[in-house]
């Protein structure tokens, strides 16, 4: 450079609940907690999918989701 691997080490991150805060809302921060993850780190004006809100007509327009696909970096064992 290449590729394996959550059932090897050594590590990491943190879903549901709840609690405490923000928003109409989807969600989002912090706290507990740990369901999972081989990028569950970053990226929403690079693409498509969902979700919310208003206004309407089958669409605009604002928002929000990467732990739904995606994308482009990188780390460690093995070979």
């Nucleotide at each position: 450079g290449g590729u394996u691997g959550a059932u090897a080490a050594a590590g990491c991150c943190a879903a549901a609940c709840c609690c405490g805060g923000a928003g109409c809302a989807a969600u989002c921060c912090g706290g507990c907690g740990a369901c999972g993850g081989a990028a569950a780190a970053c990226u929403a004006u690079a693409g498509g999918g969902u979700c919310u809100c208003a206004c309407a007509a089958u669409g605009u327009g604002a928002g929000a989701u990467a732990g739904c696909c995606a994308g482009g970096u990188g780390c460690c064992u093995g070979c």
Molecule: c-di-GMP-I riboswitch aptamer
Organism: Bacillales bacterium UBA5603